[in-house]
Context: one part of a larger RNA
Molecule: small-subunit ribosomal RNA, central domain
Organism: metagenome
RNA sequence: UUGGGCGUAAAGAGUACGUAGGCGGUCUGGUAAGUUGGUGGUGAAAGUCCGAGGCUCAACUUCGGGUAUGCCACCGAUACUGCCAAACUAGAGUUAUGCAGAGGCAGCAGGAAUUCCUGGUGUAGGGGUGAAAUCUGUAGAUAUCAGGAGGAACACCGAUGGCGAAGGCAAGCUGCUGGGUGAUAACUGACGCUGAGGUACGAAAGCUAGGGUAGCGAACGGGAUUAGAUACCCCGGUAGUCCUAGCCGUAAACGAUGCACACUAGUUGUUGGAUAUUUUAAAAAUAUUCAGUGACGAAGUAAACGCGAUAAGUGUGCCGCCUGGGGAGUAUGCCCGCAAGGGUGAAACUC
Numbered sequence: 001u002u003g004g005g006c007g008u009a010a011a012g013a014g015u016a017c018g019u020a021g022g023c024g025g026u027c028u029g030g031u032a033a034g035u036u037g038g039u040g041g042u043g044a045a046a047g048u049c050c051g052a053g054g055c056u057c058a059a060c061u062u063c064g065g066g067u068a069u070g071c072c073a074c075c076g077a078u079a080c081u082g083c084c085a086a087a088c089u090a091g092a093g094u095u096a097u098g099c100a101g102a103g104g105c106a107g108c109a110g111g112a113a114u115u116c117c118u119g120g121u122g123u124a125g126g127g128g129u130g131a132a133a134u135c136u137g138u139a140g141a142u143a144u145c146a147g148g149a150g151g152a153a154c155a156c157c158g159a160u161g162g163c164g165a166a167g168g169c170a171a172g173c174u175g176c177u178g179g180g181u182g183a184u185a186a187c188u189g190a191c192g193c194u195g196a197g198g199u200a201c202g203a204a205a206g207c208u209a210g211g212g213u214a215g216c217g218a219a220c221g222g223g224a225u226u227a228g229a230u231a232c233c234c235c236g237g238u239a240g241u242c243c244u245a246g247c248c249g250u251a252a253a254c255g256a257u258g259c260a261c262a263c264u265a266g267u268u269g270u271u272g273g274a275u276a277u278u279u280u281a282a283a284a285a286u287a288u289u290c291a292g293u294g295a296c297g298a299a300g301u302a303a304a305c306g307c308g309a310u311a312a313g314u315g316u317g318c319c320g321c322c323u324g325g326g327g328a329g330u331a332u333g334c335c336c337g338c339a340a341g342g343g344u345g346a347a348a349c350u351c
Stems, first nucleotide, its partner, number of pairs: 003323004007305002012319001014201004021194003025088002028085004033081002035077008049065006091191001092188005097182003103177006110154001115149007125136002162169002206247006215241002220236004258318006266296014300307002324351003333344004
């Protein structure tokens, strides 16, 4: 390599869109490229293989057959694949009609709390800890009342809940906007699936420029603890955390489980629709069904754990990835980045 694999042993790209390519529903006709039957030509000889013969045998050698897996031409076949033409509606999509939702962006405007400022009341402590101290307070703190400023986050509702491709999304209102889903009808007529490259999005931290800074808080300073304490605890506190514009492109980016489709017992909860029945003021209950999201579980599967219609079961299509540990996600080259660094990614050597 063939192969075997990828939840946890090595292995699913962070996610999506999509180019090439691969694969592709039902029916009819044509064609005959793939496919398939036949015939002819070619496939040098020697050699190899089989049979027979000649040197006394063998080696050696002669003859015949076979092999030469292939290629070319011609004549046929037409199930499947391809191509051409016509058609269909079960895949896919469109329109009409409902529904749910922290989906996204922008704007407007709230209440609680922390901190600070001003004023009132009031007096000796407050704060903090295992205990303390640094710290703060008679220049009037802490506590309490009233007023004001500013920034950030949105208690309860709240859920095992919802939405989103993923990252992620939560006070309220308004506007713009994406997706999903139910039911019924009409329409298009395979328009589909996947997707190498590519493109876009992508938590936190970090970077550039300009703002902002209440709380928290790397670094840093101080107080403790300790043998020491570059920590854990305490008092402070700068970047940062927030906003705008741009960059970075990584995470245990996890369901550690790629996407799509089909099939394969059930039980039970929950979210959003639809239908029917029963009882009704609203509404609720029950049953069926579609779409999600949980718990268990038959068959099956699995090394086991477990998974089990949301499969890790049974199959198909396409992509990505793995191939002993260390060296090493290192070196080097190339690409990207302002940088930090990222992407791609070895070998010697060693066990």